[in-house]
C1' cells in the first nucleotide's frame, strides 16, 4: 500500500513541557497567545492476548451403567466480569459537505429531513 469483516449520534485533564497552528482532502463553518500541532502524565474505551464467572438439548476423553448418570487445570459457543500486555482514543455526531435515490418545500439547481453509497478513522485478519 491492497483486500475481507467489524465498529464509528455514548465515553475521556481547570495538569506538565512546548510555541503557532489545527480541526484527512472540497467547500462550508469552527477551534487556537484565556496558547495551536507534537511530547510527556492523567483519563476514557474494551478490538486483540490473558485471566476469570455463568450457561449450553455443543463436542471429546474417562468411570460407572442398561442408554443414562458422573468427573475432567478438555476443547467449542454464547453471555458477562477484568485491565498486566498491543493497540486506538480523549472540541465539535466521522464538525457539517460532497454521490444517488425517497419525502416535504420552493421561483430556483432553493431549503429541511431520511436511506443508501462513497470516502475516511480504528481494530483484527489476509496478501
Nucleotide at each position: 500500500c491492497u483486500c475481507u469483516u467489524a465498529u464509528c449520534c455514548g465515553g475521556a485533564g481547570u495538569g506538565g513541557u512546548g510555541g503557532a497552528g489545527g480541526g484527512a482532502c472540497u467547500a462550508g463553518c469552527c477551534c487556537a497567545a484565556u496558547g495551536a500541532a507534537a511530547c510527556c502524565c492523567g483519563g476514557c474505551a474494551a478490538c486483540c492476548c490473558g485471566c476469570u464467572u455463568u450457561g449450553c438439548u455443543g463436542u471429546g476423553a474417562c468411570a460407572a451403567u442398561g442408554u443414562u448418570u458422573g468427573u475432567c487445570a478438555g476443547c467449542g459457543c454464547a453471555a458477562g466480569g477484568u485491565a498486566u500486555g498491543g493497540u486506538g482514543c480523549u472540541a465539535a455526531u466521522u464538525c457539517u459537505u460532497g454521490c444517488a435515490g425517497g419525502a416535504g418545500u420552493g421561483a430556483a439547481u432553493u431549503c429541511u429531513u431520511c436511506u443508501g453509497a462513497u470516502a475516511g478513522a480504528u481494530a483484527a485478519g489476509a496478501g
The RNA shown here (SAM riboswitch aptamer (S box leader)) has 127 nucleotides and comes from Desulfosporosinus acididurans. The model forms 91% of the base pairs in the Rfam consensus. The prediction has a mean pLDDT of 83. The sequence is in RNAcentral, with records from Rfam.